[in-house]
RNA sequence: AGUAUGGCCUAGCCUAAUUGUCACGCCGUGACAACCGGGGGAACCCGUAAAACUGGGGUGAAGCGAAUAUUUCGCAGGGCUACCCUCUCGUAGUCCUAACCCGUCAGCUAACUCCGGAGGCACUUCCAUUCACGAGA
Numbered sequence: 001a002g003u004a005u006g007g008c009c010u011a012g013c014c015u016a017a018u019u020g021u022c023a024c025g026c027c028g029u030g031a032c033a034a035c036c037g038g039g040g041g042a043a044c045c046c047g048u049a050a051a052a053c054u055g056g057g058g059u060g061a062a063g064c065g066a067a068u069a070u071u072u073c074g075c076a077g078g079g080c081u082a083c084c085c086u087c088u089c090g091u092a093g094u095c096c097u098a099a100c101c102c103g104u105c106a107g108c109u110a111a112c113u114c115c116g117g118a119g120g121c122a123c124u125u126c127c128a129u130u131c132a133c134g135a136g137a
Base pairs, nucleotide, nucleotide: 012121013120014119018034019033020032021031022030023029024028035117036116037115038114039113040112045107055105056102057101058100059099063075064074065073066072067071077096078095079094080093081092086137087136088135089134090133091132
C1' cells in the first nucleotide's frame, strides 16, 4: 500500500413495506406474534330501456383534456426543501405524474375470509457552486 472478514460510529428520504421470539440443515432460511397495509364479502343504499362497440376490475400520486404529437402544454393529483421533535395550514422553490397484476369476474358492505411487509435513493471522503420561510397546535 492492497485485499478479505468482523465490529463501532455518523446520517436523512420515498413507501404499508417495521419490530420481536423461537427453531434449523446457522450471519441465512423457516415458522409464529405484534404492528402497519391491501383484496374479496350481507342488509340498507346506489345502479339498471335495449342493442352495438374498444369486456371489466385491482395496487399506486401516477387521472382527464388539447395540440405543432410518442413529445409538449393545461387542469387535477403526489414528494422534498435537514428549524430541538412531530402535526396542520399558507406562501415560495424544485421534482414526479410510472410500472405491474387479475383473467370474462368483483359497487358499497357488518360478521367472516384471503393476501403483502419489497425495492430504490441520499448522507458519511475531497473540491467548487448553490441552498425556506411564516402562522397555529

c-di-AMP riboswitch aptamer (ydaO/yuaA leader) from a Bacillota bacterium, 137 nucleotides, folded computationally. Its Rfam family is "c-di-AMP riboswitch aptamer (ydaO/yuaA leader)". Rfam describes the family as follows. This family represents a conserved RNA structure found upstream of the ydaO and yuaA genes in Bacillus subtilis and related genes in other bacteria. It was read from a public genome assembly, where an Rfam model found it. Model confidence (mean pLDDT): 75 of 100.